[in-house]
Context: one part of a larger RNA
RNA sequence: CUGGGCGUAAAGCGCACGUAGGCGGGUCGUUAAGUCAGAGGUGAAAGCCUGGAGCUCAACUCCAGAACUGCCUUUGAUACUGGCGACCUCGAGUUCGAGAGAGGUUGGUGGAACUCCGAGUGUAGAGGUGAAAUUCGUAGAUAUUCGGAAGAACACCAGUGGCGAAGGCGGCCAACUGGCUCGAUACUGACGCUGAGGUGCGAAAGCGUGGGGAGCAAACAGGAUUAGAUACCCUGGUAGUCCACGCCGUAAACGAUGGAUGCUAGCCGUUGGGGGGUUUACCUUUCAGUGGCGCAGCUAACGCCUUAAGCAUCCCGCCUGGGGAGUACGGUCGCAAGAUUAAAACUC
Numbered sequence: 001c002u003g004g005g006c007g008u009a010a011a012g013c014g015c016a017c018g019u020a021g022g023c024g025g026g027u028c029g030u031u032a033a034g035u036c037a038g039a040g041g042u043g044a045a046a047g048c049c050u051g052g053a054g055c056u057c058a059a060c061u062c063c064a065g066a067a068c069u070g071c072c073u074u075u076g077a078u079a080c081u082g083g084c085g086a087c088c089u090c091g092a093g094u095u096c097g098a099g100a101g102a103g104g105u106u107g108g109u110g111g112a113a114c115u116c117c118g119a120g121u122g123u124a125g126a127g128g129u130g131a132a133a134u135u136c137g138u139a140g141a142u143a144u145u146c147g148g149a150a151g152a153a154c155a156c157c158a159g160u161g162g163c164g165a166a167g168g169c170g171g172c173c174a175a176c177u178g179g180c181u182c183g184a185u186a187c188u189g190a191c192g193c194u195g196a197g198g199u200g201c202g203a204a205a206g207c208g209u210g211g212g213g214a215g216c217a218a219a220c221a222g223g224a225u226u227a228g229a230u231a232c233c234c235u236g237g238u239a240g241u242c243c244a245c246g247c248c249g250u251a252a253a254c255g256a257u258g259g260a261u262g263c264u265a266g267c268c269g270u271u272g273g274g275g276g277g278u279u280u281a282c283c284u285u286u287c288a289g290u291g292g293c294g295c296a297g298c299u300a301a302c303g304c305c306u307u308a309a310g311c312a313u314c315c316c317g318c319c320u321g322g323g324g325a326g327u328a329c330g331g332u333c334g335c336a337a338g339a340u341u342a343a344a345a346c347u348c
Stems, first nucleotide, its partner, number of pairs: 003320004007302002012316001014201004021194003025088007033081002035077008049065006091191001092188003095184005103177007110154001115149007125136002162169002206247006215241002220236004258315006266293012297304002321348003330341004
């Protein structure tokens, strides 16, 4: 470079916004850049190829032809692509009216439970385990009642329910705020899709500074178990977990399935809207989600199947035998931990 691929065999960037670029709805006109056709010029010779000739053959040499797939000029064609102009409404967006929601941020607030503190009752055990022991308790524990403090998380509702681009989001109230869906007709008139670089967001753990610290709990200590036990079990327990600000930028960041658009049998649930009918509780229909099954089709099989892994188009990312290795070196980023980009020798 070309081909074939990317759910599970190697392969979809964690997710979004968006620059360049690539691609792009309908009609009419124009232009003739791409495209197609004709003509002219050029495309040195040699070589290659075809036909023939000459050395006794061949290599070799000579002659002729073809070819030189290209470039330039010119004359035409106008379906498609492009440029320009005008118009259109189905794509996209705006407006109006409704609606659902753990979407986000900030502040406030509630009850249950655990722990601790004070007080009352009360007495010898409690706790823990397979069994024990470490541990707590006559300086009064465990249990029970009342009062107080503090921190963290929100039982039931709760649902293959909802919302969000992903990470993720769950007591209640208020303020601020993002997105989505349905219905309506009015408006703009292709304003669109994707997206190399770039920018932002991004669980947990970890890091920095300052707070906070109830429970839990790496490390650590002790008790057991065991041949040993740097574990599993038990008693303790510090970082951390929580808050504010700043970093880190990774995950089985998973649907292991990039985004957009159109098309291709159905059946059964469920969430949020709308329409119609009526016996007011159902029937029917439609749009947007979310599940189960399933035809055609696809698939190596498993399976997928209008939420495609089917049939197509556009754009991006990625793969190219196993190990060495997601490593070394270099670059960039980071306080560090490390992240990212990313080989080779050698070996099977």